Notes: A computed fold for a 253-nucleotide part of an RNA from an Opitutales bacterium, annotated as large-subunit ribosomal RNA, domain VI.
Context: one part of a larger RNA
RNA sequence: CGUUGGACGUUUGAGGGGUUCAUUCUCUAGUACGAGAGGACCGGGAAUGACGCACCACUGGUGUUUCGGUUAUCGUGUCAACGGUAUCGCCGAGUAGCUAAGUGCGGAAGGGAUAAGAGCUGAAAGCAUCUAAGCUCUAAGCCCAUCCCAAGAUAAGACUUCCCUGAGGGACCAAGUAGACCACUUGGUUGAUAGGUCGGGUGUGUAAGCGCAGUAAUGCGUUGAGCUAACCGAUACUAAUUACCCGAAAGAG
Numbered sequence: 001c002g003u004u005g006g007a008c009g010u011u012u013g014a015g016g017g018g019u020u021c022a023u024u025c026u027c028u029a030g031u032a033c034g035a036g037a038g039g040a041c042c043g044g045g046a047a048u049g050a051c052g053c054a055c056c057a058c059u060g061g062u063g064u065u066u067c068g069g070u071u072a073u074c075g076u077g078u079c080a081a082c083g084g085u086a087u088c089g090c091c092g093a094g095u096a097g098c099u100a101a102g103u104g105c106g107g108a109a110g111g112g113a114u115a116a117g118a119g120c121u122g123a124a125a126g127c128a129u130c131u132a133a134g135c136u137c138u139a140a141g142c143c144c145a146u147c148c149c150a151a152g153a154u155a156a157g158a159c160u161u162c163c164c165u166g167a168g169g170g171a172c173c174a175a176g177u178a179g180a181c182c183a184c185u186u187g188g189u190u191g192a193u194a195g196g197u198c199g200g201g202u203g204u205g206u207a208a209g210c211g212c213a214g215u216a217a218u219g220c221g222u223u224g225a226g227c228u229a230a231c232c233g234a235u236a237c238u239a240a241u242u243a244c245c246c247g248a249a250a251g252a253g
Base pairs, nucleotide, nucleotide: 001152005163006162007161009159010158011157015149016148017147018146021049022048023047024046025045026044027043033038051106052105053104054103055102059100060099061098062097066093067092068091069090070089071086072085073084074083075082076081110144111143112142117137118136119135120134164251168246169245170244172188173187174186175185176184193239194238195237196235197234198233199232200231203227204226209222210221211220212219213218
């Protein structure tokens, strides 16, 4: 820009794409078969591998925004307590998120038309013949089915509702289930969108101060203390203010 008034939402599916895997064990059955050795078809069940999609409750990884230990040095006048720098100084753990080695699912079943092939009926050709007319069966393949995208499918589809008494959108702002930007999604006071605060959870592992014991290092008590990111919930305290812009007027003749 188009889709022939303008919108919000929900859809149909022309068409396109993805998938289509393999193995083992077991029952049938030590049956059929075979002198024996051996050892099935068909059908049922249970697992596994690789691959794919999704997810983070579990097991872990990471986690330079959390907690603790510790060395050197500088600083806060000193002690104590802290802060800076040294690969996050080094080390031990670890929330959210992300993630695989973790765990959930998938390739199931079925239908149609067929290939090679197997047949029925059956002439030409009194026989025979699966074929000439007709009919049946049969493949991991084909078309459906299954999962995803999909009306610029210009043949531009359908439906509900709304607006022309302004529907709806933009811009702006608070953000994230989104993200390079844009876009997308949520919210904008008729409000929990983010921050803060409060409560909880999680993590770390018994803070500081004080007291006691010890010459002291240190230990013990107060004390599972103190602190605690991205998590969960609540709460308008702070910030999403007001204003603004676009968008019509009933839709060819």
Its mean pLDDT, the model's own confidence on a scale to 100, is 89. The sequence was found in a public genome assembly.